[in-house]
């Protein structure tokens, strides 16, 4: 000197990801409250506690009138296994169970983004969003293939990856 593998640091992919906040749509003239007028005798839960004639539900009319999720646009911060998604265990909230949501660890699968489709599931919603399937486009590296070089084609993995630097070491 050069080639391995380990640690580390620092980076790229890009309609890249994920959280916060601000505004407006939409949720809606909807829930609920309050008055009235008719009927009924109960209302309500997944179930059990609960409410209740000083009322309770319907229904009509009248007056006040939200929210929360999801969404769009801006600002901002932390990123590149960013992050999702499913399960196991725990815990929080829930009047009790339970259903649900939220947070944590561990395990398992997904590089990325978009579109079509369909039985669904969230959802007020034909907005979105999730799952699955396909298909497109795109980074990376691997082989092969063209090529005078840039670079181009094909196929295949798969982020605990890929590139660069460094840094003590093995082996050749």
């Nucleotide at each position: 000197c050069c080639c391995u593998g380990c640690a580390g640091u620092a980076g790229g992919g890009g309609u890249g990801c994920g959280a916060c906040g601000a505004u407006g749509a939409u949720c809606a003239g909807u829930a609920a409250g309050c008055c009235u007028u008719u009927g009924u005798c109960g209302g309500g839960u997944g179930a059990c506690u609960c409410c209740a004639a000083u009322g309770a539900c319907a229904a009509g009319g009248g007056c006040u009138g939200a929210a929360a999720g999801g969404u769009a646009u801006c600002g901002c911060c932390g990123c590149c296994g960013a992050a999702g998604a499913g399960g196991c265990u725990c815990g929080c909230u829930g009047g009790u169970c339970a259903a649900a949501g939220c947070a944590a660890c561990c395990c398992u699968c997904u590089g990325g983004a978009g579109a079509c489709u369909g039985a669904u599931c969230c959802g007020a919603a034909u907005a979105g969003g999730a799952u699955a399937g396909c298909c497109u486009c795109u980074g990376u590296c691997a082989c092969a293939g063209u090529c005078a070089u840039c670079a181009c084609u094909g196929u295949g993995g798969a982020g605990c990856a890929c590139u660069a630097c460094u840094g003590a070491g093995u082996g050749g």

Lysine riboswitch aptamer from Sinobacterium caligoides, 172 nucleotides, folded computationally. Its Rfam family is "Lysine riboswitch aptamer". From the family's description: Riboswitches are metabolite binding domains within certain messenger RNAs that serve as precision sensors for their corresponding targets.